[in-house]
Formats: sequence, C1' cells, structure tokens
RNA sequence: CACGAUAAAGGCAAACCAACUGAAAAGUUGGGACGCAAAGCCAAGGGCCUUAACCAAAAGAAAGGUAGCCGGUUACCGAAA
Repeated sequence: CACGAUAAAGGCAAACCAACUGAAAAGUUGGGACGCAAAGCCAAGGGCCUUAACCAAAAGAAAGGUAGCCGGUUACCGAAA
C1' cells in the first nucleotide's frame, strides 16, 4: 500500500412503534436490532425516490431527498494470506 479473523477495545443501527417537521420523498428525537470494517464525512459524478413551488407539462437542464446502490475522501485495530 493492500487485506479483513469465531481476535481485542470501542462504534453505528434496517424493519417496526411513538412524538414532532415536511406537499411528498424523507428527516429529527426516543424505543428497537436486520445488518454493517468505514452503516464516519461528502448530494459540484452516475443511479434511485418525490413533485408543493417554477413550468404548458408528474416532461425537466427546476426544486427537494437518498451515501444502508455505485463513487469520492479521511480513519481505529492487526490474526492469516
């Protein structure tokens, strides 16, 4: 630089439920764990989702969301190969 164990220490938290926010997708907080070696961070790349406003148009090059799809970037630990 890579790689990832029935290792050590620690971390995150899907579905679902409640409250709140939002037009929606979805988000925040609490509960809860399906999973995760980047499930840390990034939405100026691709993909996917939404359509209140914009717009003739649920068409969009417009607006929003998603990184737990790919990608970019930084990082803890150290068995084997």

c-di-GMP-I-GGC riboswitch aptamer from Acetobacterium wieringae, 81 nucleotides, folded computationally. The sequence was found by an Rfam model in a public genome assembly. Its mean pLDDT, the model's own confidence on a scale to 100, is 86. It matches the Rfam family "c-di-GMP-I-GGC riboswitch aptamer". Rfam links the family to the GO term cyclic-di-GMP binding.